[in-house]
Molecule: transfer RNA
Organism: Archaeoglobales archaeon
RNA sequence: GGGCCCGUGGCUCAGCCAGGACAGAGCGACGGCCUUCUAAGCCGUAGAUCGCGGGUUCAAAUCCCGCCGGGUCCGCCA
Repeated sequence: GGGCCCGUGGCUCAGCCAGGACAGAGCGACGGCCUUCUAAGCCGUAGAUCGCGGGUUCAAAUCCCGCCGGGUCCGCCA
């Protein structure tokens, strides 16, 4: 330098192929119930610029282009 894959709440992931209005789940956090207390269990609440910018579209996490970061393979130099 080139190919491929990945980037989504604090963490781990789904959703992307086949675009639809308020982006879900588990764990964690906080509050409550229960319990003598804690843990477990149950209920609720908050928490996301969907890596960044641009384009297409009535509408983009999703499609297209560029860039950034990570992983992997190949190539080049030595």